[in-house]
Parts: sequence; C1' cells; structure tokens
RNA sequence: GCCGACAUAGCUCAGCUGGUAGAGCUCCCGAUUUGUAAUCGGAUGGUCGCGGGUUCGAUUCCUGCUGUCGGCACCA
Repeated sequence: GCCGACAUAGCUCAGCUGGUAGAGCUCCCGAUUUGUAAUCGGAUGGUCGCGGGUUCGAUUCCUGCUGUCGGCACCA
C1' cells in the first nucleotide's frame, strides 16, 4: 500500500425486512443473614466511533475519515 471484518451502557455482547435502543455481569439502593458471600427485588447508566448523503423516519442503506483485528503485498 491492497482486501476483509469489527466499533452499540463501566465490561462482554445481542439487536430480524429501516419504525419506542436491549440482555448478562459490574457499580448503587433495598430485602434476606449475627455478619460476609450467595440469592431475590429495584434504580442508575447510551453522541449506536466521527462527518456527510438518501428517506416522512437511519444503530440499520450509501459514502468519506478515524481506530482495532486478520490476510496479502513491499522491505533495494
């Protein structure tokens, strides 16, 4: 340099044909317990990487960029 995949909550990840953004874990509060752990209930938590386009409407489609990973090429 070329090709491909990925980027969604603090972490790991879902999200169907474009139509209200979710789960588990963590953290916080409460219940239970002598207490801790475990268990149960609840609450909080989002620029869906960034910009632009299409659309009545975009996490979803198109496009540019950034970052991560993998493959290929180059390495006189």

Predicted 3D model of a 76-nucleotide RNA (transfer RNA) from a Hyphomonadaceae bacterium.
Model confidence (mean pLDDT): 80 of 100.
It was read from a public genome assembly.
It matches the Rfam family "tRNA". Rfam links the family to the GO term triplet codon-amino acid adaptor activity. It is annotated as a transfer RNA.